RNAcentral holds the sequence, with entries from ENA. The RNA shown here (small-subunit ribosomal RNA) has 1425 nucleotides and comes from an uncultured Paracoccaceae bacterium. Its Rfam family is "Bacterial small subunit ribosomal RNA". Its family is annotated with ribosome and structural constituent of ribosome in the Gene Ontology.
RNA sequence: UGGGUCGCUAUGCUCGCCAUGCAGUCGAACGGCAGCACGGGAGCAAUCCUGGUGGCGAGUGGCGAACGGGUGAGUAAUAUAUCGGAACGUGCCCAGUCGUGGGGGAUAACGUAGAGAAAUUUACGCUAAUACCGCAUACGAUCUAAGGAUGAAAGCGGGGGACCGUAAGGCCUCGCGCGAUUGGAGCGGCUGAUAUCAGAUUAGGUUGUUGGUGAGGUAAAAGCUCACCAAGCCGACGUUCUGUAGCUGGUUUGAGAGAACGACCAGCCACACUGGGACUGAGACACGGCCCAGACUCCUACGGGAGGCAGCAGUGGGGAAUUUUGGACAAUGGGGGCAACCCUGAUCUAGCCAUGCCGCGUGAUCGAUGAAGGCCUUAGGGUUGUAAAGAUCUUUCAGUUGGGAAGAUAAUGACGGUACCAACAGAAGAAGCCCCGGCUAACUCCGUGCCAGCAGCCGCGGUAAUACGGAGGGGGCUAGCGUUAUUCGGAAUUACUGGGCGUAAAGCGCACGUAGGCGGACUGGAAAGUCAGAGGUGAAAGCCCAGGGCUCAACCCUGGAACUGCCUUUGAAACUCCCAGUCUUGAGGUCGAGAGAGGUGAGUGGAAUUCCGAGUGUAGAGGUGGAAUUCGUAGAUAUUCGGAGGAACACCAGUGGCGAAGGCGGCUCACUGGCUCGAUACUGACGCUGAGGUGCGAAAGCGUGGGGAGCAAACAGGAUUAGAUACCCUGGUAGUCCACGCCGUAAACGAUGAAUGCCAGUCGUCGGGUGGCAUGCUAUUCGGUGACACACCUAACGGAUUAAGCAUUCCGCCUGGGGAGUACGGCCGCAAGGUUAAAACUCAAAGGAAUUGACGGGGGCCCGCACAAGCGGUGGAGCAUGUGGUUUAAUUCGAAGCAACGCGCAGAACCUUACCAACCCUUGACGUGGGUAUCGCGGCUCUGGAGACAGAGCCUUCAGUUCGGCUGGAUACCACACAGGUGCUGCAUGGCUGUCGUCAGCUCGUGUCGUGAGAUGUUCGGUUAAGUCCGGCAACGAGCGCAACCCACAUUUUUAGUUGCCAUCAUUCAGUUGGGCACUCUAGAGAAACUGCCGGUGAUAAGCCGGAGGAAGGUGUGGAUGACGUCAAGUCCUCAUGGCCCUUACGGGUUGGGCUACACACGUGCUACAAUGGCGGUGACAAUGGGUUAGUCCCAAAAAGCCGUCUCAGUUCGGAUUGGGGUCUGCAACUCGACCCCAUGAAGUCGGAAUCGCUAGUAAUCGCGUAACAGCAUGACGCGGUGAAUACGUUCCCGGGCCUUGUACACACCGCCCGUCACACCAUGGGAAUUGGAUCUACCCGAAGGUGGUGCGCCAACCGCAAGGAGGCAGCCAACCACGGUAGGUUCAGUGACUGGGGUGAAGUCGUAACAAGGUUAACCGUAA
Repeated sequence: UGGGUCGCUAUGCUCGCCAUGCAGUCGAACGGCAGCACGGGAGCAAUCCUGGUGGCGAGUGGCGAACGGGUGAGUAAUAUAUCGGAACGUGCCCAGUCGUGGGGGAUAACGUAGAGAAAUUUACGCUAAUACCGCAUACGAUCUAAGGAUGAAAGCGGGGGACCGUAAGGCCUCGCGCGAUUGGAGCGGCUGAUAUCAGAUUAGGUUGUUGGUGAGGUAAAAGCUCACCAAGCCGACGUUCUGUAGCUGGUUUGAGAGAACGACCAGCCACACUGGGACUGAGACACGGCCCAGACUCCUACGGGAGGCAGCAGUGGGGAAUUUUGGACAAUGGGGGCAACCCUGAUCUAGCCAUGCCGCGUGAUCGAUGAAGGCCUUAGGGUUGUAAAGAUCUUUCAGUUGGGAAGAUAAUGACGGUACCAACAGAAGAAGCCCCGGCUAACUCCGUGCCAGCAGCCGCGGUAAUACGGAGGGGGCUAGCGUUAUUCGGAAUUACUGGGCGUAAAGCGCACGUAGGCGGACUGGAAAGUCAGAGGUGAAAGCCCAGGGCUCAACCCUGGAACUGCCUUUGAAACUCCCAGUCUUGAGGUCGAGAGAGGUGAGUGGAAUUCCGAGUGUAGAGGUGGAAUUCGUAGAUAUUCGGAGGAACACCAGUGGCGAAGGCGGCUCACUGGCUCGAUACUGACGCUGAGGUGCGAAAGCGUGGGGAGCAAACAGGAUUAGAUACCCUGGUAGUCCACGCCGUAAACGAUGAAUGCCAGUCGUCGGGUGGCAUGCUAUUCGGUGACACACCUAACGGAUUAAGCAUUCCGCCUGGGGAGUACGGCCGCAAGGUUAAAACUCAAAGGAAUUGACGGGGGCCCGCACAAGCGGUGGAGCAUGUGGUUUAAUUCGAAGCAACGCGCAGAACCUUACCAACCCUUGACGUGGGUAUCGCGGCUCUGGAGACAGAGCCUUCAGUUCGGCUGGAUACCACACAGGUGCUGCAUGGCUGUCGUCAGCUCGUGUCGUGAGAUGUUCGGUUAAGUCCGGCAACGAGCGCAACCCACAUUUUUAGUUGCCAUCAUUCAGUUGGGCACUCUAGAGAAACUGCCGGUGAUAAGCCGGAGGAAGGUGUGGAUGACGUCAAGUCCUCAUGGCCCUUACGGGUUGGGCUACACACGUGCUACAAUGGCGGUGACAAUGGGUUAGUCCCAAAAAGCCGUCUCAGUUCGGAUUGGGGUCUGCAACUCGACCCCAUGAAGUCGGAAUCGCUAGUAAUCGCGUAACAGCAUGACGCGGUGAAUACGUUCCCGGGCCUUGUACACACCGCCCGUCACACCAUGGGAAUUGGAUCUACCCGAAGGUGGUGCGCCAACCGCAAGGAGGCAGCCAACCACGGUAGGUUCAGUGACUGGGGUGAAGUCGUAACAAGGUUAACCGUAA
């Protein structure tokens, strides 16, 4: 940089089919009377009659049924929201005006007779109305040719004086109705503008389509419909198509801007089994109406019928999931009615559900023996914990009893004996869930042992798990808690507010240019944007504020504010836009100069390669790391001359030039583009950018035709190699070249879009101009091109007037990695392919810059017996010894590259000993504690036994004392705590050790630099063995290391002379003795060496080189001494120790065996192979050390050397092996000791590849000593004797140090990591075909219906005396049209043999591609094979 994750809160209940119940009224419109009640009448009674009264089923009629209630399928605009508009309708309601006259014919009910299972229905007959139809009248109304014409009505009820009437009633009055009309209110219909999801892998759509004229039609404008005419209309400001979706007030979240949503409540719309249709009506194309078609269900007598819970309850199914078949019309509303009243699953209420919000309780105060129990423990204690118990107190809620509302303004209360109040009893009836590794508040024990399991992310679990499970304790919330799903937030990870694009994802390869966006200076006008005022609207509810009411709160009520919006109107004029005028600085022009590999075409030149011809000439040439293929005696290579042909242009040549980029390089000519400078009295913003579009565009590639010298994919051969389809070599075709035409991509890069303005400098370079003179310098200016660097920017690296700085404009692009620049679709292409461009799935990262390390078959410097130069070995033989392997009853265990292997082991016959076999013991071989008994311990002998062991006998018999079986000690026995373990884990540890390495390093404090990790110091120039020292330096100091201090050796002085010494004097066999302390020596103390002195060199430093002196010279030599750390290095078998394990054995004892085996392999050594030697003789000088103390004594002979002999051979070399005989140690030499003598006399004649040690008293060679040890040495540790050679040097091998560089490594190259193949799983593309959905086009069919036509047939009202007429009905026809059908297309989805790639998986296979110069001295991009 960038993704992923967590915490919190709120909300959410679908689809389809439905058993059952429930969901109008009016008798004051009417005829009536099925049922009920009353009255009256008849009858003895049963009973019958009577609409007379209350009433009323069914029927006619009126109003309602279009409201209320439900749901969200469809709908992206016939919808919704906001603001407007004109061409309309309106029952009930309100207001006004005028009427309400006079007639007629029918028809339900009902009766009779039928059909049918039913639903239902037919015929005939009777009857009423506020049902139906004329006539009259017409204030308004409608039409009009302005003359006129047309069109209404209904009654019912209450009361009542005169009058009339037999009565009903007339009549009067009141009320309710009715008709016509005007207006209102409210409601509704139509219409305009704006706003309202996603997809361009949906770009063109449209034919009644767009407009006009006329006609029809509607309540009303209109292609709404029809005829004719015109050809329009919409669309990149997204038409059309596809997907999804009811819209809004609002809700959730958010600081806001936004994002998501549209449950409840409220407004609008749409729908009512699916599709179509109309009827009635004021209003419907009608949820509980009708007709038709379809699917489904039910009834049926099989002929035919019925139905629609997305109303309230309820049922079944599905599902993770959603309630009672309650009460009441008391309230608020609705319908009908004059009213009483009736109806109302609207509504109000009760029931169920922690589903949400709010409030409350489950007790309060005291109470420390800090009880018991639990858990932990360092065993002391801690904690649970004032918690409990106990004492005192209270009674909210729940319980019991009593009273008891408001809701109602007179009556009426479902809720409801509810809310509320009072009394009573008793702490009584009332606490859970999640978590405790980090994020994130809260820790321990046990169990488990990569198992079981956890997990939101990171990640836990492989024997000491705060992460699993349990427990104790703790934390959080609390009548809830946790999980799951989803939305917003955090997320500035879509950035309007508010992000980016050099390297992290991201600048189109480059330009021209359309639309669009943006645009210099001045003046005036207008007022679209903008700003201000006013008005209208923005429903209510909700949010917010202030009050009020339920005890509080949630909740509710009242008021305010707000609703950021839209519309109308009045103003302002700075800025933007628009209009008009002007200007010159942006841009362009003109003139004069200039530079240039800018482009195109034509011509031309020399060098070189190759080929051809000829000459000279002879055996090789060529090529490589080395070779070979290849060429050459048919004459190559080499060389000379001549010729042919193609391609490319050395030097000049330069972070030089030109071009928009790609790119451009011999020379000349022609044509031509752009640029720069200087001058200018021209034009007057003409400009910038640029989606689409167009053009250009390296290489490779493609097509056609040429050309082809060199080079060179593919290919062939030769090498290399484990392989080598490569790197290397020899050949070689496309291609590279030309012409024309395609392709359109590159790491097409400055990984940096274009344009404009502004912001310190210095030094180069290219092209012009100007000034000064000193004429080749200097100063300055414009335009390019570079380096460094300030401010500033950047995560850093870095950029820095050629910006990646400060600003503006426009375009392009990005949003985690992989899948994938892929699939599908479209477009382009001859093809290759390009362009546009996803998803499923999968991961918790991928990435950038820088830092510290480590590493490199990177670089530089330096060191080391590292190489080289030398000397001697190992590897070959025999033997010794250790290891592996094998064997075995056991061959105990450990050590494993250097840094295991003569190592632990300074010494296995028994012991050791840990292993094996057999036989024994079990408080034990050993320690502590308790009890009892005894008083020693110990030694000797005998018996059995392999021995341990068992038994017997003999000898001997504690100490102190306060005199107490008091103390100490010892032995035996008993029981229990426990002992014991060389059993496991060195990957739980301590300690010790190895190693890098005696390498020169490793760090700190303060300061400084850096956002930081870190850096600086410690780097640099010299120098050193050294981070040793000097000098410089943002460092200054310091620590651990280096060095020195310590020990030994080398010189000398002094002190001291015994056990040491003997020069001088005596003496002796003898330093034996006297004597002496000079010398040697011993062991104390000193001196001496410090680059101190001289010369040279170097910076006058540090130092280095040489010299003098000196016993010693530059660290004198050799030891001891081992920084921070690395290797989970070694050791639990030295010791110590956590945990685990064994406990008559994994402990202890004994005998015997084994560790000593032996086809083999390796390491380390010894002895040899011989004459520098063997053998014999002779032979002097040592040192260290040891011998219990001391010692003059002993171990003790040194070996080399010298003399003699042997004379090159398996030997007089060599000594293995074997036979025999001995010696020594030891309880014991069989397995299994050493040595001596005699005899035997093996391999071996100097050692392949490879490999080791050593730089001076060293290597080599020679012997001597010591430790442990009974004995055993070729080993180890020491000692001295003799005593070399070589080092030019640092190229190479190995190891190390410092600096630097690259890195994709950090478990650090024994790293990381790629691809095929094989196996398993997952999602996905293609796919013959197949299934389903949607949609389009053409045609067929054409129900119901309205419309138009016709109307044989039929008909009460009106006219007519009649015939008949007016008018109407059925029927029929036509167009329209739902469902359905046929054919074809488009599109979406499912399945799919087979197939393609992709992803993920355990330690599979093959190679080694990349990361270091990654081993081909690159890597990567495009393209081809």